Molecule: c-di-GMP-I riboswitch aptamer
Organism: Gammaproteobacteria bacterium
């Protein structure tokens, strides 16, 4: 240096839950608490797959207004990431201890 994580040692992260007049349309993220499901990268990274959401866009039909429409408004069905998840998996990258 590579490889490995069986046994140790020092540590680390924090699942579920609670609060939030912090951000967001939402999914979700941040912060704090309380914990301890678990993790040898459960450090970082959105490159690939997968999953989640649908503001905006498109589509369908419905209701209301009007000069009864080719207009306007309201909410509903469906499709769609440019949004999200690194504790879904893969890839990339950095790293403590030890050496059965």
């Nucleotide at each position: 240096g590579a490889c490995a994580g069986a046994a140790a040692a020092a540590g680390g992260c924090u699942g579920c839950c609670u609060g939030u007049u912090u951000c967001g349309a939402a999914a979700g993220a941040g912060c704090a608490g309380a914990u301890u499901c678990g993790c040898a990268a459960a450090g970082c990274u959105a490159c690939c797959a997968u999953u989640c959401u649908a503001a905006g866009g498109c589509u369908g039909g419905a209701a209301a207004u009007u000069a009864u429409a080719u207009a306007u408004u309201u909410g509903c069905u469906g499709c769609u990431a440019u949004g999200a998840a690194a504790g879904u998996g893969g890839g990339g990258u950095u790293a403590c201890c030890u050496g059965a």